[in-house]
The RNA shown here (transfer RNA) has 73 nucleotides and comes from Candidatus Roizmanbacteria bacterium CG_4_10_14_3_um_filter_39_13. Its Rfam family is "tRNA". It is annotated as a transfer RNA. The sequence is in RNAcentral, with records from ENA. The source organism's lineage runs through Bacteria, Bacteria candidate phyla and Candidatus Roizmaniibacteriota. Its mean pLDDT, the model's own confidence on a scale to 100, is 81.
RNA sequence: GCUGAGAUAGCCAAGGUGGUCACGGCGGUGGUCUGAAAAACCUCAGAUGCGUGUUCGACUCACGCUCUCAGCA
Numbered sequence: 001g002c003u004g005a006g007a008u009a010g011c012c013a014a015g016g017u018g019g020u021c022a023c024g025g026c027g028g029u030g031g032u033c034u035g036a037a038a039a040a041c042c043u044c045a046g047a048u049g050c051g052u053g054u055u056c057g058a059c060u061c062a063c064g065c066u067c068u069c070a071g072c073a
Stems, first nucleotide, its partner, number of pairs: 001072007010026003019056001028044001030042003049065005
């Protein structure tokens, strides 16, 4: 340099007919329980890499950029 895959909460991670409340796990808050903790259960908060475009509407589609991984040279 070329090709392909990916970027979603503090961490891991699913998703796709373009429209619903963005599915879950760990962790965190508050609570139940306990003499107190742990475990368990309940509850709450927190996320679509950046920009431009298409569209009534974009996390999803198109283009560009940044970064990560793999292959080729």